The part of an RNA shown here (small-subunit ribosomal RNA, 3' major domain) has 477 nucleotides and comes from an uncultured bacterium. The full RNA is in RNAcentral, with records from ENA, Greengenes and SILVA. It matches the Rfam family "Bacterial small subunit ribosomal RNA".

Context: one part of a larger RNA
RNA sequence: UGACGGGGACCCGCACAAGCGGUGGAGCAUGUGGUUUAAUUCGAAGCAACGCGAAGAACCUUACCAGGUCUUGACAUCCCUCUGACCGGUCCGUAACGGGACCUUUCCUUCGGGACAGAGGAGACAGGUGGUGCAUGGUUGUCGUCAGCUCGUGUCGUGAGAUGUUGGGUUAAGUCCCGCAACGAGCGCAACCCUUACCUUCAGUAGCCAGCGAGUAAAGUCGGGCACUCUGGAGGGACUGCCAGGGACAACCUGGAGGAAGGUGGGGAUGACGUCAAAUCAUCAUGCCCCUUAUGAUCUGGGCUACACACGUGCUACAAUGGCGUAAACAAAGGGAAGCGAGACAGUGAUGGUAAGCAAAUCCCAAAAAUAACGUCUCAGUUCGGAUUGUAGUCUGCAACUCGACUACAUGAAGCUGGAAUCGCUAGUAAUCGCGGAUCAGAAUGCCGCGGUGAAUACGUUCCCGGGUCUUGCACA
Numbered sequence: 001u002g003a004c005g006g007g008g009a010c011c012c013g014c015a016c017a018a019g020c021g022g023u024g025g026a027g028c029a030u031g032u033g034g035u036u037u038a039a040u041u042c043g044a045a046g047c048a049a050c051g052c053g054a055a056g057a058a059c060c061u062u063a064c065c066a067g068g069u070c071u072u073g074a075c076a077u078c079c080c081u082c083u084g085a086c087c088g089g090u091c092c093g094u095a096a097c098g099g100g101a102c103c104u105u106u107c108c109u110u111c112g113g114g115a116c117a118g119a120g121g122a123g124a125c126a127g128g129u130g131g132u133g134c135a136u137g138g139u140u141g142u143c144g145u146c147a148g149c150u151c152g153u154g155u156c157g158u159g160a161g162a163u164g165u166u167g168g169g170u171u172a173a174g175u176c177c178c179g180c181a182a183c184g185a186g187c188g189c190a191a192c193c194c195u196u197a198c199c200u201u202c203a204g205u206a207g208c209c210a211g212c213g214a215g216u217a218a219a220g221u222c223g224g225g226c227a228c229u230c231u232g233g234a235g236g237g238a239c240u241g242c243c244a245g246g247g248a249c250a251a252c253c254u255g256g257a258g259g260a261a262g263g264u265g266g267g268g269a270u271g272a273c274g275u276c277a278a279a280u281c282a283u284c285a286u287g288c289c290c291c292u293u294a295u296g297a298u299c300u301g302g303g304c305u306a307c308a309c310a311c312g313u314g315c316u317a318c319a320a321u322g323g324c325g326u327a328a329a330c331a332a333a334g335g336g337a338a339g340c341g342a343g344a345c346a347g348u349g350a351u352g353g354u355a356a357g358c359a360a361a362u363c364c365c366a367a368a369a370a371u372a373a374c375g376u377c378u379c380a381g382u383u384c385g386g387a388u389u390g391u392a393g394u395c396u397g398c399a400a401c402u403c404g405a406c407u408a409c410a411u412g413a414a415g416c417u418g419g420a421a422u423c424g425c426u427a428g429u430a431a432u433c434g435c436g437g438a439u440c441a442g443a444a445u446g447c448c449g450c451g452g453u454g455a456a457u458a459c460g461u462u463c464c465c466g467g468g469u470c471u472u473g474c475a476c477a
Base pairs, nucleotide, nucleotide: 001477002476004473005472007471008470009469010468011467012466013465015461016460019425020424021423022422023421026316027315028314029313030312031311032310033309034307035306042053043052064302065301066300067299068298069297070296073125077124078123079121080120081119082118083117084116088103089102090101091100092099106115107114108113127291128290130289131288132287136285137284138280139279140278141276143274148187149186150185151184152183153182154163155162156161167178168177169176193268194267195266196265198236199235200234201233202232203231204230207226208225209224212223213222214221239262242256243255244254245253246252318418322377323376324375325374326373328371334365335364336363339358340357343354345352346351384415389410390409391408392407393406394405395404431453432452433451434450435449436448437447
C1' cells in the first nucleotide's frame, strides 16, 4: 500500500421487511448427472454450467459406432504425358457410394502451339470438429451501469509511498458547492444517439371520410376533399425556468403554480482501470506437439431420442373469480414469390381439389383471446384434469420402424394447492390473455418481440446477502 475481521461509523441495492404470484408434491416437455450401450460425439460446472453452444439430430446436419470403399486424395497451387471436351442422357451392377458399357459434345491459331476441361503419373503437398484456452489473437461472461481508476507538475517522506481523491454539506453519481499544499488533466458519471408521451408545420396514396353528390342487401364502393385519424420529414417543448419555505447569501432539498410531461419524465443502446491462469484451439485465426493406405476422405445402416434413479428450467392442472355450449365486440407488431393464399366446393376434422388477388399502408396469413350477454353443470376425482393406450386418417419429405407434427372416435392415469427449503416482481410493473417472427421441407410448452385486461405493498434499515467511502486491528501478500 492492499487484502481480511463473527472491529467501528456512514450510505446504497426487490438485500431484508410489507405485499402479490410461483418453484419444491402430480403428469408431461426439455437440459444435466449417473447408469447402460458397438456408439449413446464434443464442450459448458457455485453465483456467472444445467429450454446453455443448438435461431430447430428421421437421411443430411454429424463431429460418435458397425460394416463397405479410396489413397496426391472430397478441397488448393505447381510439373509431365495423353485425350477433346465439360455438362447431359440410356443401360448393367451394388445395401449405397465407389465401379463398368454406350450415345451426344469445345474455342483461338503465325499450324509450332495456346486457353479450358477430363483421364493417367511422379512428388512437393493437401486434409485433421486430433491435443494443449495453463503457449496465444479475437470474442464473451462476471463483479457492475457499481462510482470508481489514474496521470503531469508541485509539496511532504531516507524509502515503499502520501497528498490531490481526505474534511463540512449534497447527489442516482469522484454530481455539484464550500474549505484545504496543492494546482490542473485523462478514462469513467452525465449529456450528445434511438424510441415512447404533447403540440406546430409541410406532404396526402395504397391511409382517412367532417361537409357535398352518386350508389348498395351491406360497404370510402365511386366522384370529390386532406378537416380529422394515421403515416413520415422538419421544428417546438422541461431548463429547478417561475413562486414560497429550509439551507451557509452556496450546492441542493421540500412544497406549489402552470403544463401532455417536473426535477435523470418512461424504456433502450452505451460497460472505466482491473478481478476470476473465468469460458471458447468445436465459429474463426494461430505457435508447438501428434496422425499421413489414416486421427484424412466417402457411402449404407445405427446412435446423439437408451432408463432403476437424482437435480435444474418450464408447460398443464388440481376447478365455480370455474368447465362447456350459443351467438356478439375491441389490438399491436410482424411475415409473404420454390411464397402468403381469399372465395365458393368436398370432408365431422386435420386437410384436399380448384383458384381470385398480392414483390404488398392496396392482396393474403388473420380467427385476436381473455372480456361482456344468455343457457347449462352444483362441489363430485365430477360436464375438473388430461397422461397413457387402441383404431382409422391427414400433411411434409426419396423415406415418418427405430424417431415427426396434426385430426377424429374410443380409453380416461396421477393430481383435491404441495415438507424442509427456495425464486421473481415497486407500475402500465407483477399476475393473467392471446398474436407474430427467426431457425425451418416437416417438426416449440423453448427463444426473441407485440399488444389486451390490470393489482397489492414499501412502517422502516435491527437482522440475512452483495456493494461503496472513511477509520481501526493484524496470524496474510
The coordinates come from a structure-prediction model, not an experiment, and the mean pLDDT is 82.